Overview:
Predicted 3D model of a 165-nucleotide RNA (Lysine riboswitch aptamer) from a mouse gut metagenome. It matches the Rfam family "Lysine riboswitch aptamer". Rfam's curators write: Riboswitches are metabolite binding domains within certain messenger RNAs that serve as precision sensors for their corresponding targets. Its mean pLDDT, the model's own confidence on a scale to 100, is 81.
[in-house]
RNA sequence: GAUAGAGGUCGCGUGAUUCAUCAGUAGUUUAUCGGAUGCAGCAGGUGUAAGAGAAGAUAAGCAAAAGGGAAGAGCGCCGAAAGAAUAUGUUUCCUGCAUGCAUACUCUUGGGCAUAUAUUGAAAAAGUAUAUGACUGUCAUCCCCGGACGGGAUGGUGCGCUAUC
Numbered sequence: 001g002a003u004a005g006a007g008g009u010c011g012c013g014u015g016a017u018u019c020a021u022c023a024g025u026a027g028u029u030u031a032u033c034g035g036a037u038g039c040a041g042c043a044g045g046u047g048u049a050a051g052a053g054a055a056g057a058u059a060a061g062c063a064a065a066a067g068g069g070a071a072g073a074g075c076g077c078c079g080a081a082a083g084a085a086u087a088u089g090u091u092u093c094c095u096g097c098a099u100g101c102a103u104a105c106u107c108u109u110g111g112g113c114a115u116a117u118a119u120u121g122a123a124a125a126a127g128u129a130u131a132u133g134a135c136u137g138u139c140a141u142c143c144c145c146g147g148a149c150g151g152g153a154u155g156g157u158g159c160g161c162u163a164u165c
Base pairs, nucleotide, nucleotide: 001165002164003163004162005161008078011077012076013075014074017071018070019069027062028061029060030059031058032057033056037049038048039047040046041097042096043095044094045093081109082108083107084106086104087103088102089101090100110136111135113133114132115131116130117129118128119127120126137157138156139155140154141153142152143151144150
C1' cells in the first nucleotide's frame, strides 16, 4: 500500500406498506350578529376577493392532509452516519429576506443508553446540540494466574483495530 473483517439483537441509514396520533384541528356549507377590510411565509410591489357584505364572533352540519411516530419485513452498509460553518443551485406572481432540499469543501463525533439544559415539533412522542454518568468495542502501560484463556487498574480513541498478501 491492497484485500477481507469485527464492535451491536435497540450498530447506522433508507424507499414502500399497515396502524395510531395529528384532530373533530385546518378547511368548507347554512343561519344570525358585525360593518371594511382580507388573501399569496415576512416586507415592498403586483394581483385578486369584498356594501350583491371583508375581517371577526356564535350555533348547527360535513370534514382532511403533510411533517413527525410504532410495527414486522426488504435493501444498502461499519464515517456505517450525524451535526456546524462557507459556497453553489433550487424552493415564489416579481424583488429582497427567511425556511426547506440537494451538492461540494473544511471542521467535530468510536458506539448505543440514561439524566439535565437548549432547540425543532400538535405533543408527556421522537429528532438535534452541549454537559455529566455508568456501560460497551478497541489499543497502550502495569498487575493477578506456572503459562495461556481470562480478569483488574489507569489512560487514549475510527486517518483507529484485527487477519492475509